[in-house]
Context: one part of a larger RNA
Molecule: small-subunit ribosomal RNA, 5' domain
Organism: uncultured rumen bacterium
RNA sequence: GGAUGAACGCUAGCUACAGGCUUAACACAUGCAAGUCGAGGGGCAGCAUGACGAGUGCUUGCACUUGUUGAUGGCGACCGGCGCACGGGUGCGUAACGCGUAUCGAACCUUCCCCUUACUCGGGAAUAGCCCGGUGAAAACCGAAUUAAUGCCCGAUAUGUAUUUGGAUGGCAUCAGAAGAAUAUGAAAGAUUUAUCGGUAAGGGAUGGCGAUGCGUAGGAUUAGGUAGUCGGCGGGGUAACGGCCCACCGAGCCUACGAUCCUUAGGGGUUCUGAGAGGAAGGUCCCCCACAUUGGAACUGAGACACGGUCCAAACUCCUACGGGAGGCAGCAGUGAGGAAUAUUGGUCAAUGGGCGAGAGCCUGAACCAGCCAAGUAGCGUGCAGGAAGACGGCCCUAUGGGUUGUAAACUGCUUUUAUAGGGGAAUAAAGUGAGGUACGUGUACUUUUUUGUAUGUACCCUAUGAAUAAGGACCGGCUAAUUCCGCGCCAGCAGCCGCGGUAAUACGGAAGGUCCGGGCGUUAUCC
Numbered sequence: 001g002g003a004u005g006a007a008c009g010c011u012a013g014c015u016a017c018a019g020g021c022u023u024a025a026c027a028c029a030u031g032c033a034a035g036u037c038g039a040g041g042g043g044c045a046g047c048a049u050g051a052c053g054a055g056u057g058c059u060u061g062c063a064c065u066u067g068u069u070g071a072u073g074g075c076g077a078c079c080g081g082c083g084c085a086c087g088g089g090u091g092c093g094u095a096a097c098g099c100g101u102a103u104c105g106a107a108c109c110u111u112c113c114c115c116u117u118a119c120u121c122g123g124g125a126a127u128a129g130c131c132c133g134g135u136g137a138a139a140a141c142c143g144a145a146u147u148a149a150u151g152c153c154c155g156a157u158a159u160g161u162a163u164u165u166g167g168a169u170g171g172c173a174u175c176a177g178a179a180g181a182a183u184a185u186g187a188a189a190g191a192u193u194u195a196u197c198g199g200u201a202a203g204g205g206a207u208g209g210c211g212a213u214g215c216g217u218a219g220g221a222u223u224a225g226g227u228a229g230u231c232g233g234c235g236g237g238g239u240a241a242c243g244g245c246c247c248a249c250c251g252a253g254c255c256u257a258c259g260a261u262c263c264u265u266a267g268g269g270g271u272u273c274u275g276a277g278a279g280g281a282a283g284g285u286c287c288c289c290c291a292c293a294u295u296g297g298a299a300c301u302g303a304g305a306c307a308c309g310g311u312c313c314a315a316a317c318u319c320c321u322a323c324g325g326g327a328g329g330c331a332g333c334a335g336u337g338a339g340g341a342a343u344a345u346u347g348g349u350c351a352a353u354g355g356g357c358g359a360g361a362g363c364c365u366g367a368a369c370c371a372g373c374c375a376a377g378u379a380g381c382g383u384g385c386a387g388g389a390a391g392a393c394g395g396c397c398c399u400a401u402g403g404g405u406u407g408u409a410a411a412c413u414g415c416u417u418u419u420a421u422a423g424g425g426g427a428a429u430a431a432a433g434u435g436a437g438g439u440a441c442g443u444g445u446a447c448u449u450u451u452u453u454g455u456a457u458g459u460a461c462c463c464u465a466u467g468a469a470u471a472a473g474g475a476c477c478g479g480c481u482a483a484u485u486c487c488g489c490g491c492c493a494g495c496a497g498c499c500g501c502g503g504u505a506a507u508a509c510g511g512a513a514g515g516u517c518c519g520g521g522c523g524u525u526a527u528c529c
């Protein structure tokens, strides 16, 4: 000198863009953050509609009240499907195939999506809900009876799969493997507006994941030996799959001064800062990967989890309790306490982008988009411009009837109106999609007409009026280092980054005047180069 997720002191007009718990992975009140589908199902608690019955008021055919009825719209709870493994957070752990890069999988899986082929036949038993009974303070649970499905089960068929055989052909050492034969075994589901959406099997694609390997990846030798499933083999188990991943048996290996083992520290990368570069340092925001979800362990479901807002067990903590027993997990968004030098609103909207479900309308979405707070950063704009010497008054200084300086600075004259205030006008972001109509092809697509949808927002922006009107400070002035004089104090009070200043004429302390540097900032502290 540059830099920062900074903090502190003094000061502070506006706009845009980006940023905002670096500390306690400390504890959390409250609200929200993952639902959706009635075009899978039985049903009907609540709402609305219809029908039927009764009653009241009377205007005698209308209004009101009430009862019944799933008949209709729809729908709390329930069964079922899909989603909840994404999105969002944090950096505890991890020195590791965790990450980066390159390669391999003839050792693997992949819901939804796309393409191709074939099929979608016949039966059955339950169960939730509802109802009845019971236990409990609650959370919740038990028993009986009855019922449905795209829930579950059985049978049929099936290219498939497995085993035995076969071996064209290919390769990379282990190997892979077409046609054919035999045996065993494995599917399906319907819905409605009748045209669509689904379901099953197989093959391929795409996407996502899993595994293996080479190289790279912090410090310590005041850590020198470490290792028994340890290293290898054979055979099994397990897995989507390879493998001591696990097991039985056999052998005795394996790693290590090219640093094993142990200890300490740490998420890794793209990148960021600095530097002429080489290098050094850092890993906040954004993107990719990993790990974690109070602590530890475990599996279940599922295409996918060993699952942040799922389950079970144990532990610590907090809460409720009728003392028998229960409930909870903000490292989601806000917010609270604590810690700390220190870090924001218990805001708005699903309008756009994206996600989940749905045929769709749509519903949900603290993802996202916006708004609020903060000079914490970067950039832009402004605080006026021109003229004006009796060089005014006042201040300060001196060699003091005088001069110098503040200083064109002010007053005064003319001009402008960014900004400010007031009034008026006023967007883009909407592309598409939905609803309705039409045309073309020909049956769900394209085109077209029309309608509708904007949170931010009456915001940005534009115009007019008013009037210099609303807007400048901070640090420093001994040398390094740009900028000096006077007064006060008297080794005191104090200053200080280093050298050092102060003991009676201090350019170094405190004040004043003047000056220098930067400027909506300026200094100090901390850290890196």
Stems, first nucleotide, its partner, number of pairs: 001529004006525005013381005019374002021339001026337003030334003035082003040079002043075002047073003050069009089292003098217008108209002113205008121155004132143004160185006169176002190197003218264003225255003230252004235247003267289004271282004294315005317328004345371001347370003353367001354365004384415004394406005420466006429456001432453002435450007473518005478499003484513005494501002